[in-house]
RNA sequence: GCCCCCAUCGUCUAGUGGCCUAGGACGUCACGCUUUCAAUGUGCAAACACGGGUUCGAUUCCCGUUGGGGGCA
Numbered sequence: 001g002c003c004c005c006c007a008u009c010g011u012c013u014a015g016u017g018g019c020c021u022a023g024g025a026c027g028u029c030a031c032g033c034u035u036u037c038a039a040u041g042u043g044c045a046a047a048c049a050c051g052g053g054u055u056c057g058a059u060u061c062c063c064g065u066u067g068g069g070g071g072c073a
Stems, first nucleotide, its partner, number of pairs: 001072007010026004018056001029043004049065005
């Protein structure tokens, strides 16, 4: 230098055009239980890397940027 893959709550992940104001687990927080803590139960909050494009409609498809990984030279 060229090519390929990946990027979603704090973490790990599901979802690949509409059924999604994005689901689950762990964690955080609040409450219950307990003399208290732990364990456990219930509930809340929390995310589509960024910028454009296509489309009636984009987390999903296309282009670019950024970051990460791999291959060739």
Description: Predicted 3D model of a 73-nucleotide RNA (transfer RNA) from Candidatus Wirthbacteria bacterium CG2_30_54_11. NCBI's taxonomy places the organism under Bacteria, Bacteria candidate phyla, Candidatus Wirthbacteria. The prediction has a mean pLDDT of 82. Rfam family: tRNA. Rfam links the family to the GO term triplet codon-amino acid adaptor activity.